[in-house]
RNA sequence: UACCAUUAAAGGCAAACCUGUCGAAAGAUAGGGACGCAAAGCCACGGGUCCAAAGCAGGAGCACUGCAAUGACAGCCGGGUUACCGAA
Numbered sequence: 001u002a003c004c005a006u007u008a009a010a011g012g013c014a015a016a017c018c019u020g021u022c023g024a025a026a027g028a029u030a031g032g033g034a035c036g037c038a039a040a041g042c043c044a045c046g047g048g049u050c051c052a053a054a055g056c057a058g059g060a061g062c063a064c065u066g067c068a069a070u071g072a073c074a075g076c077c078g079g080g081u082u083a084c085c086g087a088a
Base pairs, nucleotide, nucleotide: 004086012037013036017032018031019030020029021028022027035075041081042080043079045078046077047076048073049072050071055067056066057065058064
C1' cells in the first nucleotide's frame, strides 16, 4: 500500500416501539430507544417493494371502486462513488 476486517481496540450508525412536527399516504424529520450493521456513508442507474395525491375510467354522486409516480424505500438485491480505525 492492497486485500480483508472473523468475538483486538478506538470511534460510528440505529430497527421495532413512544412523543413532537411535516405529508393525501407510503414515508421523512427531531428527541428518547437498541433489533441489528464493516459502508446500516452517499447516488433511485437496473431489478424489486410500498403508497395512490393530481389525472383518467366506472358510478346518479363530493360516496365508493379500478388504473395511475411525477411520491417513497440506499436497513430488499445488483451497480456506481467516497471513506475512519488497523490487532491477528

The RNA shown here (c-di-GMP-I riboswitch aptamer) has 88 nucleotides and comes from Desulfoscipio geothermicus DSM 3669.
The source organism's lineage runs through Bacteria, Bacillati, Desulfallaceae, Desulfoscipio and Desulfoscipio geothermicus.
It matches the Rfam family "c-di-GMP-I riboswitch aptamer". Rfam describes the family as follows. GEMM was predicted in a large-scale screen for bacterial structured RNA regulatory elements.